SAM riboswitch aptamer (S box leader) from Candidatus Nomuraibacteriota, 115 nucleotides, folded computationally.
The sequence is in RNAcentral, with records from Ribocentre.
The source organism's lineage runs through Bacteria and Bacteria candidate phyla.
Of the family's consensus pairs, 97% are formed in the model.
The prediction has a mean pLDDT of 82.

Parts: sequence; C1' cells; structure tokens
RNA sequence: AAUAUAUCAAGAGUGGCGACGAGAGAAUUGGCUUGACGACUCGCUCAGCAACCUUCAAACGAAAGGUGCUAAAUCCAACCAAGUGUUGCAUAGGCAAUAUGAGGAAAGAUAAGUA
Repeated sequence: AAUAUAUCAAGAGUGGCGACGAGAGAAUUGGCUUGACGACUCGCUCAGCAACCUUCAAACGAAAGGUGCUAAAUCCAACCAAGUGUUGCAUAGGCAAUAUGAGGAAAGAUAAGUA
C1' cells in the first nucleotide's frame, strides 16, 4: 500500500525549552481562518481529553497499560438530493429557472482486526 467494520457537530495546550524560518489548515478549486507577538514541522519535557484495544468486574461500571487526540463541524463548500421560498410559462395542478437545503455519497482521519 490492500480489505471489510466502527466512529468523526462532544472533549482537552495560543504549555515550557531548543532547532528551523514561511507558510499552515490532507490533496485540487473557491471561501474563510491562522502565522515574523515565529505558525507548520522536528527533538526533549510537563499537563490534559477521550475510552477503540487492554485490565478488573456477572453486569452496570471502574481504571488508564497500548494507540489516538488537544483552533475553527473532518473549518466550510464542490457530487446526488427530499423539502421549502421566489419568479416565469402553462392551465389542471404540471414544467422550467433560481435561491436555500434535511440527509446521503465521495475523499480523508483514527481505532482494533484480516491477509
């Protein structure tokens, strides 16, 4: 890298020290945010969240050993789309345009499996 499953609007650091020095928020486009008051990334360290695996337990549940995570909904949208509003055309309850849009998909992330 592959495969199927579960979860992803909750929660928790603008922590400290050092290195680097311009981008970062996965990728493309658009928006929005963020960054020389030094982000992102890397090393060390200290906190915290959560409860997938784990341990204990008959169970409810408890703990926190292995991962994970600690700006913004996975930052938002893109593809499909119920419904709704407006307008136009029709005239028998329809067609079209446009705006919005529950929800879903796709992609991605994480977990514990399989091979």